The RNA shown here (transfer RNA) has 73 nucleotides and comes from Micromonas commoda. The prediction has a mean pLDDT of 81. The organism belongs to Micromonas, within Eukaryota. The gene name in the source record is tRNA-Asn-GTT-1-1. Rfam family: tRNA. Rfam links the family to the GO term triplet codon-amino acid adaptor activity.
[in-house]
């Protein structure tokens, strides 16, 4: 310098031929239990890495930029 993958809840990760995002796990709250743990149920939690385009609508599709990973010289 080029080529590929890759970025999504506090963490590990899913979400396709674009229609408004979930899962385990933790956390809170609650239910059992003499009390914990563990087992059950509920709830919180998110500008989907930036910054532009496309479109009626973009985590998805196109560009540049950052940040990981790998690879060619």
């Nucleotide at each position: 310098u080029c080529c590929u993958c890759u970025a999504u809840a506090g963490c590990u990760c899913a979400g396709u031929u674009g229609g408004u995002a979930g899962a385990g796990c933790g956390u809170g709250c609650g239910g059992c239990u003499g009390u914990u743990a563990a087992c059950c149920g509920c709830a919180a939690g998110g500008u989907c890495g930036u910054a532009g385009g496309u479109u009626c609508g973009a985590u998805c599709c196109c560009u540049g930029c950052u940040g990981g990973a790998g690879g060619a010289g």